[in-house]
Predicted 3D model of a 102-nucleotide RNA (Purine riboswitch aptamer) from Pontibacillus halophilus JSM 076056 = DSM 19796.

RNA sequence: AACAACUUUAUUCGGAUUCCUUAUAUAAAUGUGGUGAUAUGGUCCACAAGUUUCUACCUAGCUACCGUAAAUGGCUAGACUAUAAGGAAAGACUAGUAGAUG
Numbered sequence: 001a002a003c004a005a006c007u008u009u010a011u012u013c014g015g016a017u018u019c020c021u022u023a024u025a026u027a028a029a030u031g032u033g034g035u036g037a038u039a040u041g042g043u044c045c046a047c048a049a050g051u052u053u054c055u056a057c058c059u060a061g062c063u064a065c066c067g068u069a070a071a072u073g074g075c076u077a078g079a080c081u082a083u084a085a086g087g088a089a090a091g092a093c094u095a096g097u098a099g100a101u102g
Base pairs, nucleotide, nucleotide: 006102007100008099009098010097011096012095014094015093018088019087020086021085022084023083024082025081026056030048031047032046033045034044041066042065050057058078059077060076061075062074063073064072
C1' cells in the first nucleotide's frame, strides 16, 4: 500500500415482511348416512365431493312451504385460504454502495 473478515455510521435498485386493490379457484355449492324439532319449529354430527390448489366450507337476515307429519326450499349480505399481477408504507431481516475506527 492492497485485499478479506468482524465492528460501526449513512444510504438503497432488488429480495423478504406488513397492508390495499384486482384476477383465478369455489358456487363460502352439491350428494349420502345418522340425529333432532314441529307453524314461538325447521337442529346437530359424520363421510364424500368440488379446485392444474393447501386450508375452509360458516354467520346473520328476509321469505315460501309443511295443518302436526317427516321432509324442507328460495333469496340477500359478509370472509378466510392458495396463486399471480399492480400499488403503498415502514423500518433496516437478506443483499449491496460509500465512509470511519480498530

Overview:
Rfam family: Purine riboswitch aptamer. Rfam links the family to the GO term purine nucleobase biosynthetic process. Its Rfam clan is "Purine riboswitches". Its mean pLDDT, the model's own confidence on a scale to 100, is 81. RNAcentral records the identical sequence in 2 taxa.